[in-house]
Context: one part of a larger RNA
Molecule: large-subunit ribosomal RNA, domain IV
Organism: Sporobolomyces roseus
RNA sequence: UCAAAUUUAAGGAACUCGGCAAAAUGAUCUCGUACGUUCGACAAGAAGAGAUGCCCUCUAUAUCUUUAUAUAGCGGGGUGGCACAGAAUCGGGGGGUGCGACUGUUUACCUAAAACACAGCAGCCUGCUAACACUAACAGUGGUCGUAUAGGUUGUGAUUCCUGUCCGGUGUCUCGUGAUAUAGUGAUUAAGGUUGUGUUUUUCUAGGAAUAGGAGACAUGACUUUGAAACUUGAAGACGAGAUAAACGACGGUCUUAACUAUAAGGAUCCUAAGGUAGCGAAAUUCCUUGGCCGCUAAUUACGGUCCUGCAUGAAAGGAACAGCGAUGCCCCCACUGUCUUAAAUUUGAGUCCG
Numbered sequence: 001u002c003a004a005a006u007u008u009a010a011g012g013a014a015c016u017c018g019g020c021a022a023a024a025u026g027a028u029c030u031c032g033u034a035c036g037u038u039c040g041a042c043a044a045g046a047a048g049a050g051a052u053g054c055c056c057u058c059u060a061u062a063u064c065u066u067u068a069u070a071u072a073g074c075g076g077g078g079u080g081g082c083a084c085a086g087a088a089u090c091g092g093g094g095g096g097u098g099c100g101a102c103u104g105u106u107u108a109c110c111u112a113a114a115a116c117a118c119a120g121c122a123g124c125c126u127g128c129u130a131a132c133a134c135u136a137a138c139a140g141u142g143g144u145c146g147u148a149u150a151g152g153u154u155g156u157g158a159u160u161c162c163u164g165u166c167c168g169g170u171g172u173c174u175c176g177u178g179a180u181a182u183a184g185u186g187a188u189u190a191a192g193g194u195u196g197u198g199u200u201u202u203u204c205u206a207g208g209a210a211u212a213g214g215a216g217a218c219a220u221g222a223c224u225u226u227g228a229a230a231c232u233u234g235a236a237g238a239c240g241a242g243a244u245a246a247a248c249g250a251c252g253g254u255c256u257u258a259a260c261u262a263u264a265a266g267g268a269u270c271c272u273a274a275g276g277u278a279g280c281g282a283a284a285u286u287c288c289u290u291g292g293c294c295g296c297u298a299a300u301u302a303c304g305g306u307c308c309u310g311c312a313u314g315a316a317a318g319g320a321a322c323a324g325c326g327a328u329g330c331c332c333c334c335a336c337u338g339u340c341u342u343a344a345a346u347u348u349g350a351g352u353c354c355g
Stems, first nucleotide, its partner, number of pairs: 001350008010341002014339001019336001027052005036042001038158001053079005058073006080084001092334007099326002104116002120156007132142003159321004164251003169248002171244006183232003190226012203214004252270005279313001280310001291307005
């Protein structure tokens, strides 16, 4: 000097990011016990107060009985010590508030939490060879030897009170119109070209006329070209119309107005799919900000209450409240203390220096 312990005058958190560490509390019995509350063996071992040794004796019960012992007594008496739960083991307590209801789970080896899970709530999918999942597989398997009070999946997260408006965008679902792709047929058929025959003409040319020649129309054959044509079938998407937010999401400006002033119930106007409702609010969300006021302190950027001017709260990415619970975050008080004012002494061990 370090490590592990023990003790300490007066003060008692002045230490420190923070009472970290230490101290204190501690057992059993009796009494007593607030706010709150989901009425619960909740809160509660709340808090707080008292008793406790040893000896004699009385009553009751148990060990079959006696002795002896144990338990109980709101029975009695005596007695020693500084101290009687005499050592060891062995809750510190109270108040306010945030978060999460709870027990539980988690980063084996820096984070145990407000994160995950959870019961409860809600949406969507699935009629059984189920949806969905594993798989190279149209095999097989799980789901399930289950059947919508079931199974899968997504979100929220006990309970209580609630969960507002918007379907314009994106998504999903339903319906509709018109195409095409795909698939099928195989020379049938369609279109074009060449050509034969028949019929016919309000047709043209020649002729006085019969008639002759040309052209057209219709019907019916032959040959030939195209094979991406034709014919049959006929989706999805797209397009159009609706539904749907506990689907993804979104939830406004400006001007003006009351007999002091201020404020604006009200009015005007523009835009929108609709303009944020109930609640909560300087919040785990508030930049300005150490916001204003009140409380707590001698003094508080903290904490609690309140206000609302919400930079940028808000309703199952749930909103608000909440008893209980928590090795949870923050603040305060009592007790207690070497954390500190301010150091000192002692014990054990280690190291270094000197001899």